About this RNA:
A computed fold for a 73-nucleotide RNA from a Candidatus Nomurabacteria bacterium, annotated as transfer RNA. It matches the Rfam family "tRNA". Rfam describes the family as follows. Transfer RNA (tRNA) molecules are approximately 80 nucleotides in length. By type it is a transfer RNA.
RNA sequence: GCGGGCGUAGCUUAGCUGGUAAAGCACCUCCCUGUCACGGAGGGGACCGUGGGUUCAAGUCCCAUCGCUCGCG
Numbered sequence: 001g002c003g004g005g006c007g008u009a010g011c012u013u014a015g016c017u018g019g020u021a022a023a024g025c026a027c028c029u030c031c032c033u034g035u036c037a038c039g040g041a042g043g044g045g046a047c048c049g050u051g052g053g054u055u056c057a058a059g060u061c062c063c064a065u066c067g068c069u070c071g072c073g
Base pairs, nucleotide, nucleotide: 001072002071003070004069005068006067007066010025011024012023013022019056027043028042029041030040031039049065050064051063052062053061
């Protein structure tokens, strides 16, 4: 330099055939307990790497770009 894969909550991941983003762990509150842990109930948190485009509507499609990674040279 060329080609492929990945980038979504603090972490790990899901998200179909475009239709207002889900779960586990973690965190907060309460219950339980002599205390902790375990267990139970509830709650907050991501605009989806970045910038543009298409569309009534984009995490999803298109283009560019950044990072990580794999392969080729």